[in-house]
RNA sequence: GAGGCGUCCGAGGGGUGUCCGGGAGCGCACAGGCCCGGUCUGAGACAGCCGGUGGCGGCUGAACCCUUUGAACCUGAUCCGGGUCAUGCCGGCGAAGGAACGGGAGUUAUCGAUUGG
Repeated sequence: GAGGCGUCCGAGGGGUGUCCGGGAGCGCACAGGCCCGGUCUGAGACAGCCGGUGGCGGCUGAACCCUUUGAACCUGAUCCGGGUCAUGCCGGCGAAGGAACGGGAGUUAUCGAUUGG
RNA backbone atom coordinates (compact mmCIF):
# COMPACT_ATOMS: atom_id res chain seq x y z
C1' G A 1 0.00 0.00 0.00
C1' A A 2 -3.78 -3.67 -1.37
C1' G A 3 -7.45 -7.00 0.30
C1' G A 4 -10.78 -8.56 4.40
C1' C A 5 -13.90 -7.12 8.63
C1' G A 6 -17.20 -4.52 10.98
C1' U A 7 -18.10 0.89 12.23
C1' C A 8 -19.08 6.27 11.80
C1' C A 9 -20.41 10.76 8.86
C1' G A 10 -22.68 13.02 4.75
C1' A A 11 -25.70 12.29 0.50
C1' G A 12 -29.17 9.46 -2.10
C1' G A 13 -32.91 5.39 -3.47
C1' G A 14 -37.47 2.65 -2.00
C1' G A 15 -42.23 0.34 -0.42
C1' U A 16 -46.36 0.96 2.86
C1' G A 17 -50.23 -4.39 0.89
C1' U A 18 -54.23 -8.43 2.51
C1' C A 19 -58.53 -10.05 4.73
C1' C A 20 -62.42 -10.36 8.89
C1' G A 21 -66.09 -8.20 12.39
C1' G A 22 -68.78 -3.88 13.95
C1' G A 23 -70.39 1.28 13.12
C1' A A 24 -71.73 5.98 10.79
C1' G A 25 -72.85 8.00 6.15
C1' C A 26 -74.27 8.15 0.73
C1' G A 27 -77.56 5.42 -1.96
C1' C A 28 -82.72 1.73 -5.07
C1' A A 29 -79.05 -1.54 -3.42
C1' C A 30 -74.08 -3.05 -2.60
C1' A A 31 -68.83 -2.28 -2.68
C1' G A 32 -64.70 1.33 -2.19
C1' G A 33 -63.40 5.21 0.94
C1' C A 34 -64.31 6.92 6.39
C1' C A 35 -64.45 5.53 12.08
C1' C A 36 -63.48 1.45 15.89
C1' G A 37 -61.38 -3.36 16.80
C1' G A 38 -58.81 -7.49 14.97
C1' U A 39 -56.12 -11.14 11.09
C1' C A 40 -51.90 -12.47 7.58
C1' U A 41 -47.00 -11.67 5.50
C1' G A 42 -42.84 -8.71 6.23
C1' A A 43 -37.16 -5.17 8.13
C1' G A 44 -41.16 -2.02 7.59
C1' A A 45 -48.14 -2.17 6.59
C1' C A 46 -47.20 4.06 11.34
C1' A A 47 -48.75 9.32 11.98
C1' G A 48 -50.60 13.77 9.91
C1' C A 49 -52.65 16.33 5.75
C1' C A 50 -54.79 17.57 0.80
C1' G A 51 -57.86 16.74 -3.47
C1' G A 52 -62.01 13.92 -5.27
C1' U A 53 -67.05 12.86 -3.28
C1' G A 54 -69.07 6.41 -5.98
C1' G A 55 -65.81 1.81 -7.65
C1' C A 56 -60.20 6.65 -5.87
C1' G A 57 -55.65 9.77 -6.32
C1' G A 58 -51.76 12.49 -4.04
C1' C A 59 -48.40 15.05 -0.40
C1' U A 60 -45.39 15.49 4.17
C1' G A 61 -43.03 13.28 8.20
C1' A A 62 -41.49 9.01 11.27
C1' A A 63 -39.62 4.20 11.54
C1' C A 64 -37.53 0.54 8.46
C1' C A 65 -34.78 -1.53 4.33
C1' C A 66 -31.35 -0.56 0.48
C1' U A 67 -27.11 2.25 -2.34
C1' U A 68 -23.23 -1.00 -7.95
C1' U A 69 -20.12 -7.08 -3.88
C1' G A 70 -26.92 -3.42 -5.83
C1' A A 71 -33.54 -9.37 -5.47
C1' A A 72 -34.14 -2.65 -1.27
C1' C A 73 -37.44 -1.48 -5.03
C1' C A 74 -39.52 -1.02 -10.25
C1' U A 75 -40.76 -3.34 -15.14
C1' G A 76 -42.38 -7.73 -17.57
C1' A A 77 -47.32 -8.60 -14.84
C1' U A 78 -54.38 -8.00 -15.53
C1' C A 79 -47.80 -13.44 -16.21
C1' C A 80 -47.20 -19.08 -14.73
C1' G A 81 -47.57 -23.04 -10.71
C1' G A 82 -48.95 -23.98 -5.60
C1' G A 83 -51.53 -22.50 -1.43
C1' U A 84 -54.99 -19.04 1.20
C1' C A 85 -60.99 -16.38 3.75
C1' A A 86 -57.66 -13.08 0.96
C1' U A 87 -53.14 -10.73 -0.88
C1' G A 88 -45.97 -10.87 -4.65
C1' C A 89 -48.55 -15.35 0.82
C1' C A 90 -44.74 -19.05 -1.27
C1' G A 91 -42.11 -20.65 -5.60
C1' G A 92 -41.04 -19.73 -10.78
C1' C A 93 -39.94 -15.92 -14.13
C1' G A 94 -34.43 -14.37 -12.39
C1' A A 95 -27.38 -15.51 -14.86
C1' A A 96 -34.08 -11.16 -17.70
C1' G A 97 -34.43 -5.56 -18.31
C1' G A 98 -33.80 -1.39 -14.93
C1' A A 99 -32.42 0.68 -10.14
C1' A A 100 -29.70 4.96 -5.49
C1' C A 101 -22.15 6.88 -3.80
C1' G A 102 -18.80 9.72 -1.65
C1' G A 103 -15.74 10.42 2.67
C1' G A 104 -13.36 9.40 7.71
C1' A A 105 -11.16 6.74 11.49
C1' G A 106 -10.35 1.72 13.51
C1' U A 107 -8.85 -3.34 13.15
C1' U A 108 -6.56 -7.53 10.71
C1' A A 109 -4.14 -14.31 11.62
C1' U A 110 -4.16 -12.56 4.05
C1' C A 111 -1.01 -10.49 -0.07
C1' G A 112 2.68 -7.09 -1.83
C1' A A 113 6.63 -3.22 -1.55
C1' U A 114 10.63 -0.81 1.03
C1' U A 115 14.24 -0.29 5.01
C1' G A 116 17.09 -2.33 9.06
C1' G A 117 19.01 -6.70 11.77

This is a predicted structure of a 117-nucleotide RNA (TPP riboswitch aptamer (THI element)) from a Pseudomonadota bacterium. It matches the Rfam family "TPP riboswitch aptamer (THI element)". The family has 115 seed sequences and 16,130 matches in Rfam 15.1. Model confidence (mean pLDDT): 78 of 100. Taxonomically the source falls in Pseudomonadota (Bacteria, Pseudomonadati).